Predicted 3D model of a 72-nucleotide RNA (transfer RNA) from a Patescibacteria group bacterium. Rfam family: tRNA. The coordinates come from a structure-prediction model, not an experiment, and the mean pLDDT is 82.
RNA sequence: GCGCGAGUAGUUCAGCGGUAGAACGCUUCCUUGCCAAGGAAGAGGCCGCCGGUUCGAAUCCGGUCUCGCGCU
Repeated sequence: GCGCGAGUAGUUCAGCGGUAGAACGCUUCCUUGCCAAGGAAGAGGCCGCCGGUUCGAAUCCGGUCUCGCGCU
């Protein structure tokens, strides 16, 4: 330098054009003499960044940054 993959909640991941979900974690409450376990409710992300296409983009296209793998 070139190619491929990844970047979404605190963490690990899903989502493949129609206003973003799960598990674990966190907060409050219930249950208990206390803890754990169990149950209920809730907070938390506008999707790495910029631009384009579209009525509409996390999703498609271009650029760019970071990480990983490969090639020369």